A computed fold for a 94-nucleotide RNA from Lentibacillus salicampi, annotated as Guanidine-I riboswitch aptamer.
Its mean pLDDT, the model's own confidence on a scale to 100, is 85.
NCBI's taxonomy places the organism under Bacteria, Bacillati, Caryophanales, Bacillaceae, Lentibacillus.

[in-house]
């Protein structure tokens, strides 16, 4: 310097906005406005948590252990919209 690998998924959380519900206001029944409304539905972490499977090694018919490390823009994208979502273990840095 280059290549490969660092698994998949579920639930939850940090966080996020505003389709729906709720709430508030204006109205005239369906309505309109408000997320600078705590919330419920909803989205949701590579670098957050807890599992399951898978894999590796060891075991004796059943189990055990491990699954490490990881600073990070600007900008763009989707869904209703936004985000530690995706681009991205990216650019860059040490």
């Nucleotide at each position: 310097c280059c290549a490969a690998a660092a698994g998949u998924u579920u639930u939850c959380u940090a966080g996020g906005g505003u389709u729906c519900c709720g709430c508030a206001g204006c109205a005239g029944a369906u309505g309109c406005u408000g997320g600078u409304c705590u919330g419920g539905u909803c989205c949701g972490a590579g670098a957050g948590a807890a599992g399951a499977c898978g894999c590796a090694c060891g075991u004796u018919a059943u189990c055990g252990u491990g699954u490490a490390c990881a600073c990070g823009g600007c900008g763009g994208g989707a869904c209703a919209a936004a985000a530690g979502c995706c681009c991205g273990g990216g650019a860059g840095g040490a």